RNAcentral holds the sequence, with entries from ENA. Transfer RNA from Candidatus Rehaiarchaeum fermentans, 74 nucleotides, folded computationally. The coordinates come from a structure-prediction model, not an experiment, and the mean pLDDT is 80. The organism belongs to Candidatus Rehaiarchaeum, within Archaea. Its Rfam family is "tRNA". Rfam classes the family as a transfer RNA.

Order: sequence, then structure tokens, then C1' cells
RNA sequence: GGGUCCGUAGCUUAACACGGUAGAGCAACCGGCUCUUAACCGGUGGGUUGAGGGUUCAAAUCCCUCCGGGCCCA
Repeated sequence: GGGUCCGUAGCUUAACACGGUAGAGCAACCGGCUCUUAACCGGUGGGUUGAGGGUUCAAAUCCCUCCGGGCCCA
């Protein structure tokens, strides 16, 4: 340099083929239980979906460019 896949909450990830309210587990925080801690139970907060642009009534999802990473070829 060419091809291909991936990037969503602090971490691991779902939703993407067929556009229609961004969800779960763990972690954090608050409460319950307990003599206390852990475990267990209930609840709360946390995301402009890697960046920018385009299409659309509507984009995590489709298109383009760029950034970062994995693999293959040279």
C1' cells in the first nucleotide's frame, strides 16, 4: 500500500441482514437483612452508540470521508 472485520455506560456486551422509545450483566451509589463484613434482596444514577458529513418524517442501524484496533495479502 491492497482486502476484510471490529469500535455502544467504568468493564463485558445486546439491539444492526428488515431504520421506528438505546437495553442487560458486573462494577459504583442508596436502602433492607446481619452484632459487623461478605453473600443475598430492593432501588438509583451513569450513553449526544469512535469523529465529521450525507440520505430520511425518523439513523446505533443505510452511504461517504477520517481516527483507532485485530486478521490476511504484498